Description: This is a predicted structure of a 165-nucleotide RNA (Lysine riboswitch aptamer) from uncultured Eubacterium sp. The sequence is in RNAcentral, with records from MGnify. NCBI's taxonomy places the organism under Bacteria, Bacillota, Clostridia, Eubacteriaceae, Eubacterium.

[in-house]
């Protein structure tokens, strides 16, 4: 200092497709029963709507979708990737303001070897599943001790570990 691997029986990440949930909800028509507000996360402002009836409750008729989830396929791959902070850009039902909140894209190196369990929070319709934080075993690598190999203790981190040049 180049190349080529390994971690694994849910390795991480992404793509489309089908399939079920979401959900007989949301939303619309139609009656009725109040009667003054309503304009889709909050809250100002201006502008529209509304006793020719907003809103909301109850009946009937008809009814979606997105994130997410599963199955098998593809594709990139072993800091694969995830989060955290900064910096842009940007989104949500009339417009504008300021605010939470959500998403790309970039950097930094800050954290984390790697899946799984359990709690407790955060998003979420959820008892799905997922970010965060703590904890527990388990594994995979180094190192040290271990009578040598072993079994097996402690520790450490991927800027690492193994192979060959």
């Nucleotide at each position: 200092g180049a190349u080529a691997g390994a971690g694994g029986u849910c390795g991480c990440a992404u793509g489309a497709u089908c399939u079920a949930u979401g959900a007989g909800u949301a939303g619309g028509c139609u009656g009725u029963u109040u009667g003054a507000u309503g304009c889709g996360c909050c809250g100002g402002a201006a502008g529209c709507a509304g006793g020719a009836g907003a809103g909301a409750g109850c009946a009937g008729c008809u009814g979606a979708a997105a994130g997410g989830a599963g199955a098998g396929c593809g594709u990139g791959c072993c800091g694969a990737a995830a989060g955290g902070g900064c910096a842009g850009c940007c989104g949500g039902a009339u417009u504008u303001c300021g605010g939470a909140c959500a998403g790309c894209u970039g950097u930094u190196u800050c954290u984390u070897g790697g899946g799984c369990g359990c709690a407790g929070u955060g998003u979420g319709a959820a008892a799905a599943a997922u970010g965060c934080u703590g904890c527990g075993a388990c594994u995979g690598u180094c190192a040290u001790c271990g009578a040598a190999u072993g079994a097996g203790a402690u520790g450490g981190a991927g800027c690492g570990c193994u192979a060959u040049c």